[in-house]
Molecule: c-di-GMP-I riboswitch aptamer
Organism: Anaerocolumna xylanovorans
């Protein structure tokens, strides 16, 4: 220095769930909380992919609902890029 990740050593981060805001809505943000994670740090129109649809198109038709497609929304704790503590095998 790479790659790897240990019954090491110093830390970090917070899942459901509850509670208060916010958003149409997936969700987010703050608080109690730890299921867990060696990147669970970071980056989402220039990579894939998953999740909603207030609004668009379409058909429909009862002024209706429901249907279906469609992100310049939304997820990094699904891959993935990318930086990055410590140092046993």
């Nucleotide at each position: 220095c790479a790659c790897c990740g240990a019954u090491a050593a110093a830390g970090g981060c917070a899942a459901a769930a509850c509670c208060a805001g916010u958003g149409a809505a997936a969700g987010c943000u703050g608080g109690u909380g730890a299921c867990g994670c060696a990147a669970a740090g970071c980056u989402a129109u220039a990579g894939g992919g998953u999740c909603u649809u207030c609004c668009c198109c379409a058909g429909a038709g009862a002024u209706a609902a429901a249907u279906g497609g469609g992100a310049u929304g939304a997820c990094a704790g699904c891959c993935a890029g990318u930086u990055a503590c410590c140092g046993a095998a």